Background: Predicted 3D model of a 74-nucleotide RNA (transfer RNA) from a Nanobdellota archaeon. NCBI's taxonomy places the organism under Archaea, Nanobdellati, Nanobdellota. Rfam family: tRNA. Rfam classes the family as a transfer RNA. Gene Ontology term of the family: triplet codon-amino acid adaptor activity. Rfam describes the family as follows. Transfer RNA (tRNA) molecules are approximately 80 nucleotides in length. Its mean pLDDT, the model's own confidence on a scale to 100, is 86.
Parts: sequence; C1' cells; structure tokens
RNA sequence: GGCCCGGUGGCUUAGCCUGGUAGAGCACUCGACUGAUAAUCGAGAGGUCGCCGGUUCAAAUCCGGUCCGGGCCA
Repeated sequence: GGCCCGGUGGCUUAGCCUGGUAGAGCACUCGACUGAUAAUCGAGAGGUCGCCGGUUCAAAUCCGGUCCGGGCCA
C1' cells in the first nucleotide's frame, strides 16, 4: 500500500442484506416480598448507532470519505 471483518446505553450485544417508533441481557435507581440480606417480581432512568458528507419524504441500515481495533496478502 491492497482486501476483508468489527465500532450501537456503564459492560456484552441484536437489528444492517430487504431504509419506516433503536431492542435484549447484566449493571444502576425506586418499589414489592423478607425480621434482615440474597434470590425473585414490578416500575424507571440511561443511546443523537465511531466521525464528516451525500442520496431520500424518511438513514443504525444505501453511497463516498475518514478515524480506531483485528485479520489476510504484498
């Protein structure tokens, strides 16, 4: 230098192909239960989807550029 994969709440991740309300588990907060704790159950907060631009009525998703991590080739 070329090619491929990945980047989404604090953590681990689904969704991307085929554009249409951003989901789950754990963690966190509040409540129920208990003599109390854990477990369990209910509720809640937390994301501008790595960044910039483009296409579109509408972009996590499509297109271009770019940054970071990993792999392969040279």